[in-house]
RNA sequence: CGAGUCGGUCGGGCGACCGCGUCGGGGCCUCCGGGUCCCGCCGAGGAAAGUCCGGACUCCACAGGGCAGGGUGGUUGUCAACGGCAACCCGGGGAGACCCGCGGGACAGUGCCACAGAGAACAGACCGCCUCCGGUCUCCGGACCGGGGGUAAGGGUGAAACGGUGGUGUAAGAGACCACCAGUACCCCGGGUGACCGGGGUGGCUCGGUAAACCCCACCCGGAGCAAGGUCGAAAGGUCACGCGCGAGCGUGGCUGCGCAGGCGUUCGAGGGCUGCCCGCCCGAGCCUGCGGGUGGACCGCUGGAGCCUGCCGGCGACGGCAGGCCGAGAUGGAUGGUCGCCGAACGGUGCACCGUGAGGUGCCCGGGAACAGGAUCCGGCUUACAGACCGGCUCGUCCG
Numbered sequence: 001c002g003a004g005u006c007g008g009u010c011g012g013g014c015g016a017c018c019g020c021g022u023c024g025g026g027g028c029c030u031c032c033g034g035g036u037c038c039c040g041c042c043g044a045g046g047a048a049a050g051u052c053c054g055g056a057c058u059c060c061a062c063a064g065g066g067c068a069g070g071g072u073g074g075u076u077g078u079c080a081a082c083g084g085c086a087a088c089c090c091g092g093g094g095a096g097a098c099c100c101g102c103g104g105g106a107c108a109g110u111g112c113c114a115c116a117g118a119g120a121a122c123a124g125a126c127c128g129c130c131u132c133c134g135g136u137c138u139c140c141g142g143a144c145c146g147g148g149g150g151u152a153a154g155g156g157u158g159a160a161a162c163g164g165u166g167g168u169g170u171a172a173g174a175g176a177c178c179a180c181c182a183g184u185a186c187c188c189c190g191g192g193u194g195a196c197c198g199g200g201g202u203g204g205c206u207c208g209g210u211a212a213a214c215c216c217c218a219c220c221c222g223g224a225g226c227a228a229g230g231u232c233g234a235a236a237g238g239u240c241a242c243g244c245g246c247g248a249g250c251g252u253g254g255c256u257g258c259g260c261a262g263g264c265g266u267u268c269g270a271g272g273g274c275u276g277c278c279c280g281c282c283c284g285a286g287c288c289u290g291c292g293g294g295u296g297g298a299c300c301g302c303u304g305g306a307g308c309c310u311g312c313c314g315g316c317g318a319c320g321g322c323a324g325g326c327c328g329a330g331a332u333g334g335a336u337g338g339u340c341g342c343c344g345a346a347c348g349g350u351g352c353a354c355c356g357u358g359a360g361g362u363g364c365c366c367g368g369g370a371a372c373a374g375g376a377u378c379c380g381g382c383u384u385a386c387a388g389a390c391c392g393g394c395u396c397g398u399c400c401g
Base pairs, nucleotide, nucleotide: 001397002396003395004394005393006392007391008390009389010388012343013342014341015340016339017338018337020043021042023040024039025038026037027036028035029034045372049383050382052381053380054379055378056377057225058224059223060222064279065278066277067276069221070220071219072218073217074088075087076086077085078084089103090101091100092099093098104216105215109214110213111210112209113208126155127154128151129150130149131148132147133146134145135144136143137142163181164180165179166178167177168176182206183205184203185202186201187200188199189198190197191196229300230299231298232297237256238255239254240253241252242251243250244249258292259291260290261289262288263287264286271283272282273281274280307326308325309324310323311322312321313320314319347367348366349365351364352363353362354361355360
């Protein structure tokens, strides 16, 4: 210098004016609910997104057992937890840095293996090879046709055809036998916390794939979700859902409560809970049906937290510990915006100059004017979207010293 690989940070900047939201302070008004004006602090993201995992928190429930169902799946760590993350192991790819793996079990059992092919699992005789019998022809060597048998060495099909090479053997052949190689099961030795690795021995054992097929093994798992849930007010009340509408809102309905009517029940137990089911256990005086009218107030939950920044220490690392500092949205008709000026990355140019044989590069000039997107209880992850800018580690190649 070129090619590549892994990771991190940022993701338009500055100023002026106008405007919006929470909170704090002050002034004025008030029907005492609040309204309005001024000042000050703060005011979206790396993904706020998808809602795919895991938790905090809330409510229902919380004797116990069994069945069913769901999830996870190399090992060791890490974390509040996880299907996340780190390191390592194994398999695959790459010359390498490095990347990829939905990575338990296929000698527990069952099933399936398209098309092609004769045959797809303890297989198979289509062609070929060998032998026997019969027939025809003959240049008497044999050739051809038909049938019986042997053969998995050769051909052909396929993603896959039941180890490989060489030899012995044979009519032709075959782990039928032998040597070496590869694999596998078992045993022993050594290393490692472990997944696993290395070495030796024995048995011709040679065993196909598929578990994102049933299944088996190990471990884990109650349900619903901030529209959770609660307080106040109200009792012609409260709360929720759906449809229409840009919206204020309108319409229809559910649950609960209230009013009315009817039915069942209180130890001869209605009804309910253990949120899939069963056993079993517990609560227990109310429950069911119909009709009626009405129904979108305020507040809490709510944002200080597994929090952020810096430094040191431990660890290969994920991460952990200690010290110091910091406070960074809390809306609900859902705030975070607009205008102007200056600067500006990408990108475009038929522009100019220089360098290079060339592809092209560098500088100047003109134009241009910033990706994806956006809170709604809060965290940890994953996944997906993203114009571009900057920084660092490592690898390979070439040249120079």

Bacterial RNase P class A, 401 nucleotides, folded computationally. Of the family's consensus pairs, 98% are formed in the model.